[in-house]
Two RNAs folded together computationally: RNase P RNA and transfer RNA, 428 nucleotides in total.
RNA sequence: GGAGAGGGCCGGGCGGCCGCUCGGGACGGGACCCGGGAGGAAAGUCCGGACUCCAUAGGGCAAGGUGGCCGCUAACGGCGGCCUCGAGCGAUCGAGGGAAAGUGCCACAGAAAAGAGACGGCUGGCAAGCCUCGCUUACCAGAGUCGGUGAAAACGGUGUGCUUGCACACCAGCAUUCGUGGUGACACGGGUGCUCGGCAAACCCCACCUGGAGCAAGACCAAAGAGAGGGCGCGUGGCCCGCGCAGGCCCUCCGGUGCGUCGCUUGAGGCAGUUGGCAACAACUGCCCCAGAGGAAUGGCCGCCGCCCAGCCUUUGCGGAUGGGAACAGAAUCCGGCUUACAGGCCCUCUCCGUUU
RNA sequence: UGCCGGGUCAUCUAAUGGUAGGAUAGUGGACUCUGAAUCCACUCAUCUUGGUUCGAAUCCAAGCCCGGCAG
Numbered sequence: 001g002g003a004g005a006g007g008g009c010c011g012g013g014c015g016g017c018c019g020c021u022c023g024g025g026a027c028g029g030g031a032c033c034c035g036g037g038a039g040g041a042a043a044g045u046c047c048g049g050a051c052u053c054c055a056u057a058g059g060g061c062a063a064g065g066u067g068g069c070c071g072c073u074a075a076c077g078g079c080g081g082c083c084u085c086g087a088g089c090g091a092u093c094g095a096g097g098g099a100a101a102g103u104g105c106c107a108c109a110g111a112a113a114a115g116a117g118a119c120g121g122c123u124g125g126c127a128a129g130c131c132u133c134g135c136u137u138a139c140c141a142g143a144g145u146c147g148g149u150g151a152a153a154a155c156g157g158u159g160u161g162c163u164u165g166c167a168c169a170c171c172a173g174c175a176u177u178c179g180u181g182g183u184g185a186c187a188c189g190g191g192u193g194c195u196c197g198g199c200a201a202a203c204c205c206c207a208c209c210u211g212g213a214g215c216a217a218g219a220c221c222a223a224a225g226a227g228a229g230g231g232c233g234c235g236u237g238g239c240c241c242g243c244g245c246a247g248g249c250c251c252u253c254c255g256g257u258g259c260g261u262c263g264c265u266u267g268a269g270g271c272a273g274u275u276g277g278c279a280a281c282a283a284c285u286g287c288c289c290c291a292g293a294g295g296a297a298u299g300g301c302c303g304c305c306g307c308c309c310a311g312c313c314u315u316u317g318c319g320g321a322u323g324g325g326a327a328c329a330g331a332a333u334c335c336g337g338c339u340u341a342c343a344g345g346c347c348c349u350c351u352c353c354g355u356u357u
Numbered sequence: 358u359g360c361c362g363g364g365u366c367a368u369c370u371a372a373u374g375g376u377a378g379g380a381u382a383g384u385g386g387a388c389u390c391u392g393a394a395u396c397c398a399c400u401c402a403u404c405u406u407g408g409u410u411c412g413a414a415u416c417c418a419a420g421c422c423c424g425g426c427a428g
Base pairs, nucleotide, nucleotide: 001353002352003351004350005349006348007347008346009345010344012305013304014303015302016301017300018299020037021036022035023034024033025032039328043339044338046337047336048335049334050333051214052213053212054211058241059240060239061238063210064209065208066207067206068082069081070080071079072078083096084095085094086093087092097205098204102203103202104199105198106197119147120146122142123141124140125139127137128136129135130134156171157170158169159168160167161166172195173194174193175192176191177190178189179188180187181186218262219261220260221258227253228252229251230250231249232248233245234244235243269288270287271286272285273284274283275282276281307325308324309323310322312320313319358427359426360425361424362423363422364421367381368380369379370378375411383399384398385397386396387395404420405419406418407417408416
């Protein structure tokens, strides 16, 4: 210098004027003072929790989810470290229970698509027929060989011997067993046996997990009023049992009343430091309070500086003025993740190649 | 704001993981003096992107769009 791999961060700054919203205070009937006011994804609603109601969520069945091992965590399908296999020269990346429990599927093509032996060809024998030095057909026996296909072929690879459904040796894989190391996945070494494909994001088996609903959950208060008819047990359970309440529940018609208050933002909270741990993370100490609306605030204008682009002037470089641009998007109960979108820019670590010293 | 359901020719719909089919519509031809009807032929599609698989409309994941319900 070139080509890459992994990770982190920012998402313009300052000032002025006019507005919006929340909290506190003074004042007192319309306006003043102080303080706060979007994000890394607030998004998709894909997972997991907190919280609330139904039973404190209980038993069984069904249904769904996860899937190497160990740890972190409130929990997780998240994160960290490690293991095996695969890709890459490498940094690094991708995948992850079971196909030797059972069932099912493997289109077309092909002799055959899964308990293998049928079929054709081949070799030998024998018989018959005919277009008679040969061919065809039928039968019997043999056989370590061949069969254009397909995503996948009858079963690992190599070598030696014999030559026609072999034998032996070594290596590889699988099962089982023993020893050593490791918490474990697993690794290393020895013995015995075997060599029948793929699909579980097909049913299924194994292990573990999950009750349902969601802040329009739910709770409180005030005011008003007028009941009538019909149906039924209800508790949004997937089903059964069980439990709770039945002066109960649902529908329709008519009438009345509020677009009330709480839940609502102090929380698995943020920042800094120390200690433990490879790390995820945890513990301790100190400081801080940082949106809370409800037809839904967080905005508009101006000036200066900074960034990017275009041509122009000056050009050794620097610089000057003009014009234009600056993304994705936007809280609505809260939190931990994942995923997706994103103009432009910055930083750290590592690998390979080339050149120079 | 929360919770559900669904995307296949222009329209309405089929399709067990194995050549995406049918009807209406459109175009061309035949029939007819002309048009309609009828007959024949043709054109047109799995919302998008990845993954599993030999093979995906179908199975899995993410995104996009449409519709519904809830004081």
Rfam match: Bacterial RNase P class A. About the family: Ribonuclease P (RNase P) is a ubiquitous endoribonuclease, found in archaea, bacteria and eukarya as well as chloroplasts and mitochondria. Its mean pLDDT, the model's own confidence on a scale to 100, is 76.